Model confidence (mean pLDDT): 83 of 100. The RNA shown here (transfer RNA) has 73 nucleotides and comes from a Gaiellaceae bacterium. The organism belongs to Gaiellaceae, within Bacteria. RNAcentral holds the sequence, with entries from ENA.
[in-house]
RNA sequence: GGGCGGUUAGCUCAGUUGGGAGAGCACCAGCUCGACAAGCUGGGGGUCGCCAGUUCAAGCCUGGCACCGCCCA
Numbered sequence: 001g002g003g004c005g006g007u008u009a010g011c012u013c014a015g016u017u018g019g020g021a022g023a024g025c026a027c028c029a030g031c032u033c034g035a036c037a038a039g040c041u042g043g044g045g046g047u048c049g050c051c052a053g054u055u056c057a058a059g060c061c062u063g064g065c066a067c068c069g070c071c072c073a
Stems, first nucleotide, its partner, number of pairs: 001072007010025004019056001027043005049065005
């Protein structure tokens, strides 16, 4: 330098066909328990890597850039 994959909540990841941003774990509160853990109920938490473009509408499509991983040179 080239190719491919990835970047979404604190962590691990879904979101496959453009229209609701989500799950598990973690965190907070309550219940339960002699206490802790477990369990049950509820809750908070998002620049969807960045900048542009297309579109009535973008996590999703297009271009550029950044970072991580693998491969080629």